A computed fold for a 316-nucleotide RNA, annotated as Bacterial RNase P class A.
[in-house]
RNA sequence: AAAGCAGACCGCCUUAUCGCUCCGACUCACAUUUCGGAGAGGAAAGUCCGGACACCACAGGGCAGUAUAGUGGGUAACGCCCACCGAUCGUGAGAUCAGGACCAGUGCAACAGAAAGAAUGUACAGGUUAAGCUGUAGUGAAACCAGGUAAACUCUAUGCGGUGCAAUGCCAUGUAAACCGGCAUUUAAGGAUCGCCCGUUCGUUGCCGGAGGGUAGGCAGCUCAAGAUUAGUGGCAACGCUAAUUUCAGAUAAAUGAUAAGGGAUCCGAUCUAUUUAUCGGAUGACAGAAUCCGGCUUACAGGUCUGCUUUUUUA
Numbered sequence: 001a002a003a004g005c006a007g008a009c010c011g012c013c014u015u016a017u018c019g020c021u022c023c024g025a026c027u028c029a030c031a032u033u034u035c036g037g038a039g040a041g042g043a044a045a046g047u048c049c050g051g052a053c054a055c056c057a058c059a060g061g062g063c064a065g066u067a068u069a070g071u072g073g074g075u076a077a078c079g080c081c082c083a084c085c086g087a088u089c090g091u092g093a094g095a096u097c098a099g100g101a102c103c104a105g106u107g108c109a110a111c112a113g114a115a116a117g118a119a120u121g122u123a124c125a126g127g128u129u130a131a132g133c134u135g136u137a138g139u140g141a142a143a144c145c146a147g148g149u150a151a152a153c154u155c156u157a158u159g160c161g162g163u164g165c166a167a168u169g170c171c172a173u174g175u176a177a178a179c180c181g182g183c184a185u186u187u188a189a190g191g192a193u194c195g196c197c198c199g200u201u202c203g204u205u206g207c208c209g210g211a212g213g214g215u216a217g218g219c220a221g222c223u224c225a226a227g228a229u230u231a232g233u234g235g236c237a238a239c240g241c242u243a244a245u246u247u248c249a250g251a252u253a254a255a256u257g258a259u260a261a262g263g264g265a266u267c268c269g270a271u272c273u274a275u276u277u278a279u280c281g282g283a284u285g286a287c288a289g290a291a292u293c294c295g296g297c298u299u300a301c302a303g304g305u306c307u308g309c310u311u312u313u314u315u316a
Base pairs, nucleotide, nucleotide: 001312002311003310004309005308006307007306008305009304010303012263013262014261015260016259017258018257020039021038022037023036024035025034041287045298046297048296049295050294051293052292053164054163055162056161060198061197062196063195065160066159067158068157069156070084071083072082073081074080085099086097087096088095089094100155101154105153106152107149108148122137123136124135125134126133168220169219170218171217179210180209181208182207183206190202191201192200227246228245229244230243231242232241233240234239265284266283267282268281269280270279271278
């Protein structure tokens, strides 16, 4: 200097003016004003996993179903992450893996070949009363109690109750505790949040179904979190512990923006120049927008910065 491997970060900035949403203070309260503070991501996306939380009387047992699969560790938990082993790829740094079991059983393998498994006997040679009984060759990925294949069915080990903030709770308003059908009234019929069975329990003037009527408003849930940052410490690491600092959206048809000036990044063109560079003009600004929250995985991403490592070349 070039080419790579792995990881982390930024992804327009500053000022001014105007505008929008929320929180707090002021107020007896409300409204308004004023003051202070905050306001969309690394993926908010996909809805693929795991949970927190809420409800279903208990959330019991089993079947069905479904998920994972080397060994050990991390975590609230996971199908995630870390380390080690193995296999494959790469000169290497590294990358990928649906990595248990084929003598529990059932399947699958075109063509070629005589024949693809409780199978078959083509050609040559040996041998026998007889016999693919023995050896070699040929076809094919695979041809003597054949191996291969389980992201083939299956078996083994381990795990899994369900539904989800449109959960759920409270308040207000309003209507039709009316009509039809069935069952039961002998603690029965029937109900109990995927399906079936068992158990348990509610129900004892109810239960189920049909058709019809009213309402669709407001408040809470709603953001303090298994949180974030920094330092020390334990550990190969993931990560844990201790201390300090800190609060960083909460909308509800959906706020977080608009304008102006300057700067700066990339690309193109022109001029100068040996090159670097400098000046002028033009264009552009990636992927993309919270909706209960959090931990992951997967996918998308113009351009830029930093760190470590590998290979090649050159110089000292």
It was read from a public genome assembly, where an Rfam model found it. It matches the Rfam family "Bacterial RNase P class A". Gene Ontology terms of the family: tRNA processing, ribonuclease P activity and dimeric ribonuclease P complex. The family's RNA type in Rfam is ribozyme.